Overview
This is a predicted structure of a 72-nucleotide RNA (transfer RNA) from Candidatus Beckwithbacteria bacterium CG23_combo_of_CG06-09_8_20_14_all_47_9. The coordinates come from a structure-prediction model, not an experiment, and the mean pLDDT is 82. NCBI's taxonomy places the organism under Bacteria, Bacteria candidate phyla, Candidatus Beckwithiibacteriota. Rfam family: tRNA. The family's RNA type in Rfam is transfer RNA. Rfam links the family to the GO term triplet codon-amino acid adaptor activity. About the family: Transfer RNA (tRNA) molecules are approximately 80 nucleotides in length.
RNA sequence: GCCGGAGUAGCUCAGCGGUAGAGCACCAGUUUUGUAAACUGGGAGUCGUGGGUUCAACACCCACCUCCGGCU
Numbered sequence: 001g002c003c004g005g006a007g008u009a010g011c012u013c014a015g016c017g018g019u020a021g022a023g024c025a026c027c028a029g030u031u032u033u034g035u036a037a038a039c040u041g042g043g044a045g046u047c048g049u050g051g052g053u054u055c056a057a058c059a060c061c062c063a064c065c066u067c068c069g070g071c072u
Stems, first nucleotide, its partner, number of pairs: 001071007010024004018055001026042005048064005
């Protein structure tokens, strides 16, 4: 330099163009002599960045950034 994959909550990951979610973690409560476990509830996201298409974009298109792999 070329090709491909990935980037979404603190972490691991879902998410047919039509309200952004789950598990774990965290916080509070119930329970317990206390802790853990269990149960109930809650907070947390400019969806990597900038443009474009569209009535509407996490999703489609373009460029760029970061990481991983391959080729040279």